[in-house]
RNA sequence: GCACCCUUAGCUCAGUUGGAUAGAGCGCUGGCCUCCGAAGCCAGAGGUCGCCGGUUCAAAUCCGGUGGGGUGCG
Numbered sequence: 001g002c003a004c005c006c007u008u009a010g011c012u013c014a015g016u017u018g019g020a021u022a023g024a025g026c027g028c029u030g031g032c033c034u035c036c037g038a039a040g041c042c043a044g045a046g047g048u049c050g051c052c053g054g055u056u057c058a059a060a061u062c063c064g065g066u067g068g069g070g071u072g073c074g
Base pairs, nucleotide, nucleotide: 001073002072003071004070005069006068007067010026011025012024013023019057028044029043030042031041032040050066051065052064053063054062
């Protein structure tokens, strides 16, 4: 330098045939339970879907540019 893959909650990830309020597990906070904890059960907080722009009635999803990480080739 070229090609490909990944980028979504604190962490690991799902969601890519464009559509209804953006989700799961773990973690965190509160409650129930208990003599107190753990476990279990219930509830809750937490996201400009890396960033900028475009297409569209509508974009995490499609298109262009760009940042970061990884792999291969030269």

This is a predicted structure of a 74-nucleotide RNA (transfer RNA) from a Clostridiales bacterium. Its mean pLDDT, the model's own confidence on a scale to 100, is 80. The sequence is in RNAcentral, with records from ENA.